[in-house]
A computed fold for a 93-nucleotide RNA, annotated as TPP riboswitch aptamer (THI element).
RNA sequence: CCGUAUCUUUAGGGGUGCCUUUACGGGCUGAGAUCAUACCCUUUGAACCUGAUCGGGUUAAGACCUGCGUAGGAACGAAGAUUGCCAUUCGGC
Numbered sequence: 001c002c003g004u005a006u007c008u009u010u011a012g013g014g015g016u017g018c019c020u021u022u023a024c025g026g027g028c029u030g031a032g033a034u035c036a037u038a039c040c041c042u043u044u045g046a047a048c049c050u051g052a053u054c055g056g057g058u059u060a061a062g063a064c065c066u067g068c069g070u071a072g073g074a075a076c077g078a079a080g081a082u083u084g085c086c087a088u089u090c091g092g093c
Stems, first nucleotide, its partner, number of pairs: 001092003005082006011042004016036001017028004048073003054067004
């Protein structure tokens, strides 16, 4: 010095488990539990996948909590508006 926050549009990525019921449905956690076209995430990436039929704790059950995790991967986006702030925090030069 530039960006960040909120909202909108658009491009892309992602998950949808456990218990119960003949089924519809109901219960648990969560932002979201299979089409909601909703929710989350896009390198400032723990959204999400592998490790994993993992370890410890907990529960009716279960990634339910925690470790693993400075691990290995994963979309490496774009534009506009608004006001608070001249931006807490963080990133780049």